[in-house]
RNA sequence: GCGCGAGUAGUAUAAUGGUUAGUAUGUUAGCCUUCCAAGCUGACGAUUCGGGUUCGAAUCCCGGCUCGCGCA
Numbered sequence: 001g002c003g004c005g006a007g008u009a010g011u012a013u014a015a016u017g018g019u020u021a022g023u024a025u026g027u028u029a030g031c032c033u034u035c036c037a038a039g040c041u042g043a044c045g046a047u048u049c050g051g052g053u054u055c056g057a058a059u060c061c062c063g064g065c066u067c068g069c070g071c072a
Base pairs, nucleotide, nucleotide: 001071002070003069004068005067006066007065010025011024012023013022018055026044027043028042029041030040031039048064049063050062051061052060
């Protein structure tokens, strides 16, 4: 340099064009307990960036960035 793949809460991951972006874990409040742990309930927190297509984009298309793999 060329090609392929990936990027979603602090972390891991789901979501095949239509909602309120779900789950686990985490943090936190409450309940429970003599206290702690465990358990139960609630709350908090995310789509890598720009543009395009579409009535509607995390999803499809183009480009950038980062990471990984392969070729040279």

This is a predicted structure of a 72-nucleotide RNA (transfer RNA) from a Candidatus Nanoarchaeia archaeon.
The sequence is in RNAcentral, with records from ENA.